[in-house]
Context: one part of a larger RNA
RNA sequence: GAGUAACGACAAGGGGAGUGAAAAACUCCCCCGCCGGAAGACCAAGGGUUUCUGUUCGACGCUAAUCGGAGCAGAGUGAGUCGGCCCCUAAGGUGAGGCUGAAAAGCGUAGCCGAUGGGAAACGGGUCAAUAUUCCCGUACCUCACAGUAUUGCGAUGGGGGGACGAAGAAGGCUAGGUGAGCCAGGCGUUGGUUGUCCUGGUGAAAGUCAGUAGGCUGGGGGUUUAGGCAAAUCCGGACCCCUAAGGCCGAGAGACGAGACGAACAGACUACGGUCUGGAAGUCAUCGAUGCCACGCUUCCAGGAAAAGCCUCUAAGCUUCAGAUACUGUGGGACCGUACCCCAAACCGACACAGGUGGUCAGGUAGAGAAUACCAAGGCGCUU
Numbered sequence: 001g002a003g004u005a006a007c008g009a010c011a012a013g014g015g016g017a018g019u020g021a022a023a024a025a026c027u028c029c030c031c032c033g034c035c036g037g038a039a040g041a042c043c044a045a046g047g048g049u050u051u052c053u054g055u056u057c058g059a060c061g062c063u064a065a066u067c068g069g070a071g072c073a074g075a076g077u078g079a080g081u082c083g084g085c086c087c088c089u090a091a092g093g094u095g096a097g098g099c100u101g102a103a104a105a106g107c108g109u110a111g112c113c114g115a116u117g118g119g120a121a122a123c124g125g126g127u128c129a130a131u132a133u134u135c136c137c138g139u140a141c142c143u144c145a146c147a148g149u150a151u152u153g154c155g156a157u158g159g160g161g162g163g164a165c166g167a168a169g170a171a172g173g174c175u176a177g178g179u180g181a182g183c184c185a186g187g188c189g190u191u192g193g194u195u196g197u198c199c200u201g202g203u204g205a206a207a208g209u210c211a212g213u214a215g216g217c218u219g220g221g222g223g224u225u226u227a228g229g230c231a232a233a234u235c236c237g238g239a240c241c242c243c244u245a246a247g248g249c250c251g252a253g254a255g256a257c258g259a260g261a262c263g264a265a266c267a268g269a270c271u272a273c274g275g276u277c278u279g280g281a282a283g284u285c286a287u288c289g290a291u292g293c294c295a296c297g298c299u300u301c302c303a304g305g306a307a308a309a310g311c312c313u314c315u316a317a318g319c320u321u322c323a324g325a326u327a328c329u330g331u332g333g334g335a336c337c338g339u340a341c342c343c344c345a346a347a348c349c350g351a352c353a354c355a356g357g358u359g360g361u362c363a364g365g366u367a368g369a370g371a372a373u374a375c376c377a378a379g380g381c382g383c384u385u
Base pairs, nucleotide, nucleotide: 013031014030015029016028017027018026032382033381034380035379040362041361042360043359046342047341050340051075052074053073054072055071056070060068061067080141081140082338083337084336086119087118088117092113093112094111098107099106100105122139123138124137125136126135142334143333144332145331146330147329148328149327150326151325152324153319154318158314159313160312161311166301167300168299169298172294173293174292177288178287179286180285181284182203183202184201185200186199187198188196208257209256210255215250216249217248218247219244220243221242222241223240224239225238226237228236229235262283266279267278268277269276270275302305348357349356364376365375366374367373
């Protein structure tokens, strides 16, 4: 220089009370403002205690601080069903044998590893200062082992089926959700009116089990035969014959049970004024209606749209009083790891509490074609001078 620039989005603050040495910034209450396809809620990645409680204010916080994602101390993450581990494979990696190379090594079959994909099963309510599909209550489901009863051709690393898949478009049936009415509870105006077609609030429910609807797919059953499926086959495929007009598969939703749990700005009791405990009304109908479900189901098109296992079936070796298989019942098992908190951000990536960047899910009201836009709800904030 200079007590100058700056104090990091122009969403905005004001009042009262409290605490305290001290309050523009902390806490509580009232009013105002901002976001609301987000500036709300929930995950993945990443972070790694930042979560909650008590306490402290040297430093950190662009100011102050009694406050804090700061310091110190204590507490907190509960799973057969959520995710992983597990089984399966993709790209890719590795690679017994093998090929190549002087070697180091390179390539590569089977195999193995490898999710971002496929594969069994849980919902509703309650609860903590902090976890909950994990704890508690209620009601379920799956799988494995063993035992019992009944029936019985079982058996695979092998064959077949299935799993199993593109894009666009259109129509239908539903549901979530919304809206209106009805119903229940409360209210009756500090300014003229407001017992009314008035105002405010509430009006909710899962998995599962039973039963197979709208709809979609496929004709169905039997027999004979067969150079195919590396062997075999009753399975799949091919050929032929007979009978028959309904049979089978998939399948949202609705309905019944689940179910008198929950439930008010209601009532009562208690209170460390934070709240806790108890009781408990209505709980229906109509309409709109998804981008969600039926379902990649249908139609069309060309650029022709993973694999393998679980699963079903067939036999081989073999075993056939055994073992094994199917159904039901009973008993027992279901380990280990993650689970706090942030997650369009002050907690991740940007040296910072940085106007940048960051994949997915949810999607209320009025107006609107709309996830645009504007104003609002729930919820969250007023961006630390």
The part of an RNA shown here (large-subunit ribosomal RNA, domain III) has 385 nucleotides and comes from Halomonas maura. Taxonomically the source falls in Halomonas (Bacteria, Pseudomonadati, Pseudomonadota, Gammaproteobacteria).